[in-house]
RNA sequence: ACAUGUUUGGUGGGAGAGUUCAGCGCCUAGUCGCUGGCACCGAAGGCGCAACUGCCCGGAAACGCUCAGGUAACCGGACUACCAAACAACG
Numbered sequence: 001a002c003a004u005g006u007u008u009g010g011u012g013g014g015a016g017a018g019u020u021c022a023g024c025g026c027c028u029a030g031u032c033g034c035u036g037g038c039a040c041c042g043a044a045g046g047c048g049c050a051a052c053u054g055c056c057c058g059g060a061a062a063c064g065c066u067c068a069g070g071u072a073a074c075c076g077g078a079c080u081a082c083c084a085a086a087c088a089a090c091g
Stems, first nucleotide, its partner, number of pairs: 004088010018038001020037006039071003045067001046065003052059003
């Protein structure tokens, strides 16, 4: 120096499931807001286990649960591509 790994930031991509019902409120009455009910989704987060792994009882997924969140658009969104920075390791 090139490439690699981790973390952070920027830009882009990014699925699923009800624009459900009832009540109340709002007058820049809308496809809005809040509360409650029923039905659903899993890819924020969270919890639980498995392979596996470490060492004696732990860690652990895109698996499971659905507490939270979500079910038109917006927002969000695991993950991901490129760029930049820091650190690590290698040479």